[in-house]
RNA sequence: UGCUGUGUAACUCAGUUGGUAGAGUCUUCCACUGUUAAUGGAAAGGUCGUAGGUUCGAGUCCUACCACAGCAGCCA
Numbered sequence: 001u002g003c004u005g006u007g008u009a010a011c012u013c014a015g016u017u018g019g020u021a022g023a024g025u026c027u028u029c030c031a032c033u034g035u036u037a038a039u040g041g042a043a044a045g046g047u048c049g050u051a052g053g054u055u056c057g058a059g060u061c062c063u064a065c066c067a068c069a070g071c072a073g074c075c076a
Stems, first nucleotide, its partner, number of pairs: 001072007010025004019056001027043005049065005
């Protein structure tokens, strides 16, 4: 330098034809229990990497850029 892949909640990850953004863990609260733990329930938690474009409508499609990983290459 080029190519490929990844980027979504605090963490690990889903998201099917482009049509209301989700799960588990964590945190908080409630129930249960003699207590803790466990279990059950509820809630909080998101500029979907950034900026544009297409579209009635974008996490999803297109372009550029950023970060990380892998492969290839260049110099020495």
The RNA shown here (transfer RNA) has 76 nucleotides and comes from Blastopirellula sp. Taxonomically the source falls in Blastopirellula (Bacteria, Pseudomonadati, Planctomycetia, Pirellulales). It matches the Rfam family "tRNA". By type it is a transfer RNA.